Notes
The prediction has a mean pLDDT of 84. A computed fold for a 584-nucleotide part of an RNA from a soil metagenome, annotated as large-subunit ribosomal RNA, domain V.
[in-house]
Context: one part of a larger RNA
């Protein structure tokens, strides 16, 4: 070298299992509720099934009956028309006693005694006599229909898990009957408002140096923006979701800040005058560009802050959005030439459906309207997640599921090396004197790759995570032991460098610890690296499922780098290595 055998478990990112952790999906499923819409249940009313009386309350009518004072006027004149006579022994006026009305004058009705009158046109008054007929108004009484609502009965619908009887030889079922309760109630049909996680359906955003938390989402300025446009970041800095009938238009006129001097109150600044400066001031509002024929400041007169149009361009994916000379009409200002279709310019904002209103030679479902529609002008959206999914929506899941993702986070390795660890360099200063025995500000430079980040580059069709056992193996920035230089080394003891990795390098007490503390020892009780070495070697206290419970937090389901307590660690070694051992 080949080729066995028995070990062993370091690797083959071993094997099992389309990661359960995380994130993604306009994915699922349960859970929850002051999420949204519903919707059983319950309930309010209303009609209906559904009837009798009585009593109390209103409301209409029809009949009867009464009622009505402004002033003036005999006096309590409702209005209008008929009217000259009317009532009266079928008892007139007067009194006397009872009711009613009342604006305290009266009015008017019943009884009784009485025995022949009593009242109208008359003078007032807008209107003449309840003298006498009729009709109607105002308010009241009353008698009868109709009707409401309230209360009390009653019986015959309707109820009875009440008694007895019968079908029936058996039934505490079901049906007749006969009697009790109870009764127009309940109960049920339909219509209606309420309440309704008790059930359902669903929704609950996106960006993000993983995700959430937190900030953002439309416009406008400016810088990035690399001297045409454009041009990203959760780069760096402001603002806007309106203002104005004058701050619009147009003729004419004006020139600002600031300094300095001078002047009454009057001051660092008030108005005034000289001068110097030169746009540093103003612009309704950020910021940029402009701006003196001012786009800044005033005064007049005024409505172009017009109607119909619109060559031609800029911009943009598209929808949009900006500019605009000209023409037609009719205006304002100017002498006029002209000038005005808002504002020095760039923010000052919302498609499309639906719906309102106001016009309108358009349409009108047999025709003639009319509804409705169109069509022109206009109004309703922090649809602000702002090119607006619905007119209408939050939240848990550690009981979870499913598709996917190393497109993306937790280990862990990798780039990096801010922070970390160590090392140099300068030398101000400490050190009695004296920078470098020794220590070193203030500062610069590097190594390392143990920290705690930062990226998100191999692994989500899975790389098992602290800690301890076990068994280690290296590095050297040496803990100990060895050789050595300087000392601010007498000596013992130390201090700093310098060479060294051969060997060595604690056991116990709390704690899951690791780390630490403490107690005793020791020469000394080293610092790291190896997937913070090592679960196909072990363990399983911690952390990390499912049970339960505190504290807090939440209206709840539920959570919590708070806490307790309980909780399945699989794998018979092909093949690399490794020990032993046998044959060619």
């Nucleotide at each position: 070298c080949c080729c066995g055998c028995g070990g062993c478990u370091a690797g083959a990112c071993g094997g099992a299992a389309a990661g359960a952790c995380c994130c993604c999906g306009u994915g699922c499923a349960c859970c929850u509720u002051u999420a949204c819409u519903g919707u059983a249940g319950c309930u309010u009313u209303g009609c209906a099934u559904g009837g009798g009386a009585c009593u109390g309350u209103g409301a209409a009518c029809c009949g009867a009956u009464c009622u009505g004072u402004g002033u003036a006027g005999g006096a309590u004149a409702g209005c209008u028309g008929g009217g000259a006579g009317g009532c009266u022994u079928u008892g007139a006026a007067a009194c006397c006693g009872g009711g009613g009305c009342g604006c305290u004058a009266g009015c008017u009705u019943c009884g009784g005694u009485g025995g022949a009158g009593c009242c109208a046109a008359c003078g007032u008054u807008g209107a003449a006599a309840u003298a006498c007929c009729a009709g109607c108004c105002u308010g009241g009484u009353u008698u009868g229909u109709u009707u409401g609502c309230g209360g009390u009965u009653c019986u015959a619908a309707c109820c009875u898990a009440c008694g007895c009887u019968c079908g029936u030889g058996a039934a505490u079922c079901c049906g007749g009957g006969c009697g009790g309760g109870g009764g127009a109630c309940a109960g049920u049909g339909c219509a209606u408002g309420g309440u309704a996680g008790g059930c359902a359906g669903u929704u609950u955003g996106a960006c993000u140096g993983g995700g959430g938390c937190g900030g953002u989402c439309u416009c406008c300025u400016c810088c990035c923006a690399a001297a045409g446009a454009g041009u990203a970041a959760c780069g760096g800095a402001g603002g806007a979701g309106c203002u104005c009938g004058a701050a619009g238009g147009u003729a004419c006129g004006c020139u600002u800040c600031g300094c300095g001097c001078g002047g009454u109150c009057g001051g660092a600044a008030a108005u005034c005058g000289c001068g110097c400066u030169g746009a540093a001031a103003g612009u309704g509002c950020a910021a940029u560009g402009g701006c003196a024929a001012a786009a800044g400041c005033g005064u007049g007169c005024u409505u172009g802050a017009c109607u119909g149009c619109g060559a031609g361009a800029c911009u943009g994916a598209c929808a949009a959005g900006u500019c605009g000379a000209g023409c037609a009409g009719g205006u304002g200002c100017g002498a006029a030439a002209g000038c005005a279709g808002g504002a020095c310019a760039u923010a000052g904002u919302g498609a499309u459906c639906c719906g309102g209103u106001g016009g309108u030679u358009c349409u009108g479902u047999a025709u003639g309207g009319a509804a409705g529609g169109g069509c022109c002008a206009u109004c309703g959206c922090u649809c602000a997640a702002c090119g607006g999914a619905u007119a209408a929506a939050a939240g848990g899941u550690a009981c979870g599921c499913c598709g996917g993702g190393g497109a993306u986070a937790a280990c862990a390795g990798g780039c990096u090396g801010a922070u970390c660890u160590c090392c140099c360099c300068c030398a101000a200063g400490a050190g009695u004197u004296c920078a470098u025995a020794u220590c070193g500000a203030c500062g610069g430079g590097g190594a390392g790759g143990u920290u705690u980040g930062g990226c998100a580059c191999c692994u989500c069709g899975a790389u098992g995570u602290c800690g301890g056992c076990u068994c280690a193996u290296c590095a050297c920035a040496u803990c100990c032991u060895g050789g050595g230089g300087c000392u601010g080394u007498a000596g013992c003891c130390g201090g700093u460098c310098c060479c060294a990795a051969g060997g060595g390098u604690a056991u116990g007490g709390c704690u899951g610890u690791u780390c630490g503390c403490c107690a005793u020892u020791u020469a000394a009780a080293g610092u790291g690296g190896u997937a913070c070495g090592u679960g196909a070697g072990c363990u399983g206290g911690g952390u990390u499922u499912a049970g339960a419970a505190c504290g807090u937090c939440g209206u709840g389901a539920g959570a919590c780098a708070g806490u307790u307590u309980g909780g399945u660690c699989c794998c018979u070694a092909u093949c690399u290595a490794c020990c032993g051992u046998g044959g060619g």
The full RNA is in RNAcentral, with records from MGnify.